[in-house]
RNA sequence: CAUUGCGGGAGAGAUCAACUUUGUUGGCGCCGAAGGAGCAAGGGUCCCCCCGAAACUCUCAGGCAAAAGAACCGCUAUG
Numbered sequence: 001c002a003u004u005g006c007g008g009g010a011g012a013g014a015u016c017a018a019c020u021u022u023g024u025u026g027g028c029g030c031c032g033a034a035g036g037a038g039c040a041a042g043g044g045u046c047c048c049c050c051c052g053a054a055a056c057u058c059u060c061a062g063g064c065a066a067a068a069g070a071a072c073c074g075c076u077a078u079g
Base pairs, nucleotide, nucleotide: 001079002078003077005075006074007073008072013028015027016026017025018024019023029064030063031062035060036058037057038056042051043050044049
């Protein structure tokens, strides 16, 4: 560093309408922590252009009761 198992793990309408009603589709309002995109310092062949991090920004994807999933963190095992 990668993977396996276990534990922790946030935010935001159980919103409105229709229908074949724990769901699907559409409308309005929201969230930022799968994934994706953008860039500061700095660098390059230097005012163009290119490279360039995040929990910042965007909200395409995803999500907005619980459960599940989930970035990330800890332990464990294997390589």